Predicted 3D model of a 689-nucleotide part of an RNA (large-subunit ribosomal RNA, domain II) from a sediment metagenome. It matches the Rfam family "Bacterial large subunit ribosomal RNA". The prediction has a mean pLDDT of 85. RNAcentral holds the full RNA, with entries from SILVA.
[in-house]
Context: one part of a larger RNA
RNA sequence: ACCGGCGAGUUAUUCUACUGUCGCCAGGUUAAGCCGUUCAGCGGCGAAGCCGUAGCGAAAGCGAGUCCGAAUAGGGCGACUUAGUGGCAGGGAAUAGACCCGAAACCGAGUGAGCUAUCCAUGAGCAGGUUGAAGCGAGGGUGAAACCUCGUGGAGGACCGAACCAGGGUACGUUGAAAAGUGCUUGGAUGACUUGUGGAUAGGGGUGAAAGGCCAACCAAACUCGGCUAUAGCUGGUUCUCCCCGAAAUAGCUUUAGGGCUAGCCUCGCAUCGACCGUCGCGGAGGUAGAGCACUGAAUGGGCUAAGGGGCGCAAGCUUACUAAACCCAAUCAAACUCCGAAUGCCGCGACGCAAUGUGCGGGAGUUAGGGCGCGGGGGAUAAGCUCCGUGUCCAAAAGGAAAAGAAACCGGACCGCCAGCUAAGGUCCCUAAAUAUAUGCUAAGUGAUAAAGGAUGUGGGAUUGCACAAACAACCAGGAGGUUGGCUUAGAGGCAGCCAUCCCUUGAAAGAGUGCGUAAUAGCUCACUGGUCGAGUGAUCUUGCGCCGAAAAUGAUCGGGACUAAGCAUAUUACCGAAGCUGCGGGUCAGACUGUGCUUGCAUGGUCUGGCGGUAGGGGAGCGUUCUGUAGUAGGAUGAAGGUGUGUUGAAAAGCAUGCUGGACGAGGCAGAAGUGAUUAUGCCGGU
Numbered sequence: 001a002c003c004g005g006c007g008a009g010u011u012a013u014u015c016u017a018c019u020g021u022c023g024c025c026a027g028g029u030u031a032a033g034c035c036g037u038u039c040a041g042c043g044g045c046g047a048a049g050c051c052g053u054a055g056c057g058a059a060a061g062c063g064a065g066u067c068c069g070a071a072u073a074g075g076g077c078g079a080c081u082u083a084g085u086g087g088c089a090g091g092g093a094a095u096a097g098a099c100c101c102g103a104a105a106c107c108g109a110g111u112g113a114g115c116u117a118u119c120c121a122u123g124a125g126c127a128g129g130u131u132g133a134a135g136c137g138a139g140g141g142u143g144a145a146a147c148c149u150c151g152u153g154g155a156g157g158a159c160c161g162a163a164c165c166a167g168g169g170u171a172c173g174u175u176g177a178a179a180a181g182u183g184c185u186u187g188g189a190u191g192a193c194u195u196g197u198g199g200a201u202a203g204g205g206g207u208g209a210a211a212g213g214c215c216a217a218c219c220a221a222a223c224u225c226g227g228c229u230a231u232a233g234c235u236g237g238u239u240c241u242c243c244c245c246g247a248a249a250u251a252g253c254u255u256u257a258g259g260g261c262u263a264g265c266c267u268c269g270c271a272u273c274g275a276c277c278g279u280c281g282c283g284g285a286g287g288u289a290g291a292g293c294a295c296u297g298a299a300u301g302g303g304c305u306a307a308g309g310g311g312c313g314c315a316a317g318c319u320u321a322c323u324a325a326a327c328c329c330a331a332u333c334a335a336a337c338u339c340c341g342a343a344u345g346c347c348g349c350g351a352c353g354c355a356a357u358g359u360g361c362g363g364g365a366g367u368u369a370g371g372g373c374g375c376g377g378g379g380g381a382u383a384a385g386c387u388c389c390g391u392g393u394c395c396a397a398a399a400g401g402a403a404a405a406g407a408a409a410c411c412g413g414a415c416c417g418c419c420a421g422c423u424a425a426g427g428u429c430c431c432u433a434a435a436u437a438u439a440u441g442c443u444a445a446g447u448g449a450u451a452a453a454g455g456a457u458g459u460g461g462g463a464u465u466g467c468a469c470a471a472a473c474a475a476c477c478a479g480g481a482g483g484u485u486g487g488c489u490u491a492g493a494g495g496c497a498g499c500c501a502u503c504c505c506u507u508g509a510a511a512g513a514g515u516g517c518g519u520a521a522u523a524g525c526u527c528a529c530u531g532g533u534c535g536a537g538u539g540a541u542c543u544u545g546c547g548c549c550g551a552a553a554a555u556g557a558u559c560g561g562g563a564c565u566a567a568g569c570a571u572a573u574u575a576c577c578g579a580a581g582c583u584g585c586g587g588g589u590c591a592g593a594c595u596g597u598g599c600u601u602g603c604a605u606g607g608u609c610u611g612g613c614g615g616u617a618g619g620g621g622a623g624c625g626u627u628c629u630g631u632a633g634u635a636g637g638a639u640g641a642a643g644g645u646g647u648g649u650u651g652a653a654a655a656g657c658a659u660g661c662u663g664g665a666c667g668a669g670g671c672a673g674a675a676g677u678g679a680u681u682a683u684g685c686c687g688g689u
Base pairs, nucleotide, nucleotide: 001689002688003687004686005685006684011096012095013094014093015092016091018090019089020088021087022086023085024084027051028050029049033045034044035043036042037041055062056061065077066076067075068074099237100236102234106227107226108225109224110223111222117201118200119199120198121197122196123195124194125193126191128160129159130158131156135152136151137150138149139148140147164188165187166186168185169184170183171182172181203219205215206214207213240623241622242621243620244619245618250263251262252261253260254259264367265366266364267363268362269361270360271359272358275357277353278352279351280350281349282348283347284346290340291338292337296334297333298332300330301329302328303327305324307323308322309320310319311318312317370395371394372393373392374391375390376389377388378387379386400411401410415587416586417585418584420583421582422581426577427576428575429562430561431560435574437573438572439571440570441569442568448564454549455548458546459545460544461543462542463541464540465539466538467537475533476532477531478530479529481506482505483504486500487499488498512527516525517524588613589612590611591610592609593608594607595606596605597604598603599602624678626675627674628673629672630671631670636666643662644661645660646659647658648657649656650655
């Protein structure tokens, strides 16, 4: 891992304005106990008690009333308006392990020092080699010593190194040969050494040259059993089918925030009976959007004018290209401004439409982590697949089509069947169903098939305006002069460093006291301006369509791909494709209405019509199958039961029936009853492979 088996809402007691059903009924019912018996049972007796038939008051108490009160006043709660009670079954609750499995822990009583830590007692072990302390002896030395030399000697947590002990490094091993090892290497190796045997210390305790180490292969509190099914607001799991409806992720409170309680939203029953909703009309409340500046503030320019600052003045005062309140003009801004002020929404009344709804009471829930998108806002950075509100929608709990792929965006809500039709979004060259459709334009960038400020004689359309056959624009030929080198400045300043003037004047077709290059300054080149040649358009500005640049990312590129000059873009048109949408045909089921039949009069079963039938948590309904009990020692069964394994067939499903083979002795269906009643999932448990 697979296969098989086992594996989770049970049982008891009590409760309930709960549901169904049965008995009795203004009553209902017995408990303990007792008697009988065919004896875990059943029958009878048993009224103590409980609930109901009357309430009110704290109570005494009174009573269809009573309490408060002085009250015959008023008010509160009652009566007037009566149905209960006891079984059985079901829903729910409480108490119990209470749907099942799961702690880390806590406490008690015991068992452990054959591992290991320390200690006690008594034994054992340490090849070989080296060094050579003290002491001693001899010689030297001294007054005597000290001291020196040689020898002897054999000390040491001394040295080297086996056994032995250790475990520093490294490789291997890592489902190992081994739940700690092996190889190589290394440390200690007469010592605080190693080791045998016997013994001591025990769990909040021991022992510890101290690492929270060790105390029998996991010790910040051992192990075993017990309390114990500890508790788990947490995680996981929770077993057959079909039918109807169908949520929530919000509010308040919470030692509360991933848990609860109540409300909200769902479901079922009963009641009410149109009370809901929509549209229209009428009547309302309101201060948002917008707008405005009348208030409160903000804020710009100008004017006017107190005051302040600066300057002048001895002072009075004067003055001011400074600051500036108030006021005036112009133009603005505001969530916490408003002289104004919508659209929606909300409330009420009426009419119409609809029958989907609403409301009350009662039983059962689940939900209280939400999310994306559009719109209105707050926070943030007018960031976030961000966060917090409001409002709508979808996902959640929604499949189908389309977007290559893709919870939410687009189209559209799947009861079932069909080798029928029509459409939506989106598409119609090939992959790939359908137009290589039609008409008119645009684009040349493969733009299409990502992006900004900004940039550009890209190109199409529109508008305004200048010049132009009295010849424009471009090109070419020619001129572009004189006073004068204008004045100033300057070393110089001659059109062209700078300053001033600039309508200077003259000649002329025209020519600036000069547009740029250039020179030290001149010179030189050129422009404006003019004539000629040529002969038809040529400039400027604004606006708009489609393009261009701006444009850098990590494995090989790309629009889904191929490819495309349309098969791109814009406008218009026709046809077609395209979904579980709509239609057609057939069928199922639920609800309502109408209508038959049967009867134990409110059920069963037909027909017709209308409408519904996506669905998680969850509510409600109807069934299938398993084991056992009764009927029942039944029907059936060796001419073959149950079981096993195939095949065929029936039913909407759970499932049923028939039959072949196997098997070799049991054993239904129906009608009732009772449950150890249904498993792909719990890193489930056990077994097999």